Source information
A computed fold for a 134-nucleotide RNA from Paenibacillus agricola, annotated as c-di-AMP riboswitch aptamer (ydaO/yuaA leader). The coordinates come from a structure-prediction model, not an experiment, and the mean pLDDT is 77. Rfam family: c-di-AMP riboswitch aptamer (ydaO/yuaA leader). Rfam's curators write: This family represents a conserved RNA structure found upstream of the ydaO and yuaA genes in Bacillus subtilis and related genes in other bacteria. Its family is annotated with regulation of gene expression and cyclic-di-AMP binding in the Gene Ontology. The organism belongs to Paenibacillus, within Bacteria. It was read from a public genome assembly, where an Rfam model found it.
[in-house]
RNA sequence: AUAAAUUGUUUGCCGAAUUUCCAACAUGGAAAACGGGGGAACCAACCUGGGUGAAUUGAUCUCAAUCAUAGAGGUCAUAGGGAACCUUCAACCGAACCCUCCAGCUAACCUCGUAGGCACCGGAAGGAGCAGCU
Numbered sequence: 001a002u003a004a005a006u007u008g009u010u011u012g013c014c015g016a017a018u019u020u021c022c023a024a025c026a027u028g029g030a031a032a033a034c035g036g037g038g039g040a041a042c043c044a045a046c047c048u049g050g051g052u053g054a055a056u057u058g059a060u061c062u063c064a065a066u067c068a069u070a071g072a073g074g075u076c077a078u079a080g081g082g083a084a085c086c087u088u089c090a091a092c093c094g095a096a097c098c099c100u101c102c103a104g105c106u107a108a109c110c111u112c113g114u115a116g117g118c119a120c121c122g123g124a125a126g127g128a129g130c131a132g133c134u
Base pairs, nucleotide, nucleotide: 011119012118013117014116018032019031020030021029022028033114034113035112036111037110038109043104049099050098051097052096057077058076059075060074061073062072063071080093081092085127086126087125088124089123
């Protein structure tokens, strides 16, 4: 000097998942804010389970198994998704989990959550908009 890893700080991102106060080691408590679920009338439905989430749907191959179907995994695509806004292109994601026989919408009301993960001049073109200067 370079590369990699780790830790701390700053900036920003996905996500509801942040801030403040009391308190003092404890699975502590409260408030605001943001978000989820349950829950009338009316309406809808006559349900074949339901919920959070962008994460739905299909084709094909392998394994196992069968009268058949269903199951597990791989590959390719796809509804859909993300850094101020719109369009197009490019790259990427397209998961995971929870409830348990019960649940449409839903005012009042009841109730729950406050995680986890990631990035380094922000991919490109065009447009719109805002700010500053003259």